[in-house]
Description:
Small-subunit ribosomal RNA, 3' major domain from Gossypium rotundifolium, 444 nucleotides, folded computationally. The coordinates come from a structure-prediction model, not an experiment, and the mean pLDDT is 82.
Context: one part of a larger RNA
RNA sequence: UGACGGAAGCCCGCACAAGCAGUGGAGCAUGUGGUUUAAUUCAAUACAAAGCGAAAAACCUUAUCGAGGCUUGACAUGCCACAAAUCCUCUUGAAAAAGAGGGGUGCCUUUGAGAACGGGGAUACAGGUGGUGCAUGGCUGUCACUAGCUCAUGUCAUAAAGUGUUGGGUUAAGUCCCACAACGAACGAAACCCUCGUGUUUAGUUGCCACCAUUGAGUUUGGAACCCUGAGAAUACUGCUGGUGAUAAGUCGGAGGAAGGUGAGGAUAACGUCGUCAUCAUGCACCUUAUGCCCUAGGCGACACACGUGCUACAAUAGAUGGGACAAAGGGUCACGAUCCCAUGAGGGUGAGCUAACUCUAAAAACCAUCCUCAGUUCGAAUUACAUGCUGAAACUUGCCUGCAUGAAGCCAAAAUCGUUAGUAAUCGUCGGCUAGCCUGUAA
Numbered sequence: 001u002g003a004c005g006g007a008a009g010c011c012c013g014c015a016c017a018a019g020c021a022g023u024g025g026a027g028c029a030u031g032u033g034g035u036u037u038a039a040u041u042c043a044a045u046a047c048a049a050a051g052c053g054a055a056a057a058a059c060c061u062u063a064u065c066g067a068g069g070c071u072u073g074a075c076a077u078g079c080c081a082c083a084a085a086u087c088c089u090c091u092u093g094a095a096a097a098a099g100a101g102g103g104g105u106g107c108c109u110u111u112g113a114g115a116a117c118g119g120g121g122a123u124a125c126a127g128g129u130g131g132u133g134c135a136u137g138g139c140u141g142u143c144a145c146u147a148g149c150u151c152a153u154g155u156c157a158u159a160a161a162g163u164g165u166u167g168g169g170u171u172a173a174g175u176c177c178c179a180c181a182a183c184g185a186a187c188g189a190a191a192c193c194c195u196c197g198u199g200u201u202u203a204g205u206u207g208c209c210a211c212c213a214u215u216g217a218g219u220u221u222g223g224a225a226c227c228c229u230g231a232g233a234a235u236a237c238u239g240c241u242g243g244u245g246a247u248a249a250g251u252c253g254g255a256g257g258a259a260g261g262u263g264a265g266g267a268u269a270a271c272g273u274c275g276u277c278a279u280c281a282u283g284c285a286c287c288u289u290a291u292g293c294c295c296u297a298g299g300c301g302a303c304a305c306a307c308g309u310g311c312u313a314c315a316a317u318a319g320a321u322g323g324g325a326c327a328a329a330g331g332g333u334c335a336c337g338a339u340c341c342c343a344u345g346a347g348g349g350u351g352a353g354c355u356a357a358c359u360c361u362a363a364a365a366a367c368c369a370u371c372c373u374c375a376g377u378u379c380g381a382a383u384u385a386c387a388u389g390c391u392g393a394a395a396c397u398u399g400c401c402u403g404c405a406u407g408a409a410g411c412c413a414a415a416a417u418c419g420u421u422a423g424u425a426a427u428c429g430u431c432g433g434c435u436a437g438c439c440u441g442u443a444a
Base pairs, nucleotide, nucleotide: 019420020419022417023416026312027311028310029309030308031307032306033305034303035302042053064298066296068294069293070292073125077124078123079121080120082118087102088101089100090099091098092097107114127287128286131284132283136281137280138276139275143272148187150185151184153182154163155162166179167178168177169176193266194265195264196263198234200232201231202230203229204228208223209222213220237260240254241253242252243251244250319371320370321369322368323367330361331360332359336353340349341348342347379410384405386403387402389400390399430444
């Protein structure tokens, strides 16, 4: 100087308390450990690993394992000679690949070269998701949206260092004020940026409709008021007012205002520490007929068990059947797909419209009516059998969906433990990304 103290003071935080809803018990989904395995590829392990890297493992991906192959190599540059290249057929093979044949003669310049592509040869080399994150960059999580972390000059101390950055107030804040051997300054905080909230100006098409007509219908004249959309500028600053305070910074009330003291949310986040050599980059050492490369089948999906994160429930604030309603933000041409027909249904056929404020995707809970009457049930949906559908060369290992039948556990959960202060918790559905196809995940 730090760190630490079951030392003291002050202060903050969903830290406690007070509620609400959960987890921990059940079934399933998913990740991890363990075990198993030819292989179950690798990384991440208190908070800050475990629906994490992975915004998608049937093949591919794929790094793993079994089998079959290659050795200047799947990929790059340089050298040599040959031959244009693309294309088509046959044989062997699981494929990779090997062998045989056919067709074809291009471009630019000129009769000799060149470019592109192809296979062949030789050698420098390629290649490595092999090692080291304790050699590193970059990126990222965390302490933490916490208020800190430092420097120049001066000064003090023999020096390490101190001071500044401490003290009295105040703030979300080392925020500001006052005092002071300090006076200034950088990185942070704040502000600047984006979204939402208010009116206003401007623009009215594909959006809107108050008045005048019109129609089955904002459908069509028409309108620019309203709604909405896009753009622009404005608005909030303790500005005004009363108390309080040290006449300060501020703080507690009030008025006005759409909004009040950081208006709400986001992006942004210092000095340092942890993870990642498997995003990428990279030092060093290592492999080089293999630790490289190609292909096929399997595995990453196993299953006495343990843990994490979720979904669905255990029911009457519910369930079932029927009915007519109400969004926002997105996406769509290799696409979204209305309508009509077929099917109990997933779906199949048809293919209007839309390159989209025009068309399609397209709501659920809620509400109304009826049934059920406390039961392992008209709760709950796992599991299993059969029959189908979709995508795709391919659905056995191992996809998703539908119908019928089956109808486990589960009656609110021990110790323990998590989230949450407002458009929040809780609840209900919807869209997007990734895909040929698949979500209880993630993101909105």
Record summary: Taxonomically the source falls in Gossypium (Eukaryota, Viridiplantae, Spermatophyta, malvids). It matches the Rfam family "Bacterial small subunit ribosomal RNA". The RNAcentral record of the full RNA draws on SILVA.